[in-house]
Molecule: Fluoride riboswitch aptamer (crcB RNA motif)
Organism: Pseudomonadota bacterium
């Protein structure tokens, strides 16, 4: 100096929010600065189908809140 792996930090996981001794995935580049800030990229953006049409869900998972739908009671 180059490559790979791991850890930390940051980010993502088909409709909102919070939490987690949790799970999986991405993690590179550019510009400016005294500190740090900005931009781009990656992960991510549901399933089936004879293409006519059909199906599940506010969770990645769990708990709670909010919203929506159905039923019952007052």
């Nucleotide at each position: 100096c180059c490559g790979c792996a791991c850890c930390a930090g940051g980010g993502a996981g088909a409709u909102g929010g919070c939490a987690u001794g949790c799970c999986u995935c991405c993690u590179g580049c550019c510009c400016g600065u005294g500190a740090c800030g900005g931009g781009c990229a990656a992960a991510c953006c549901g399933c089936c189908u004879u293409c006519c049409g059909g199906c599940u869900g506010a969770u990645g998972a769990u708990g709670c809140c909010u919203g929506c739908a159905c039923c019952c009671c007052c």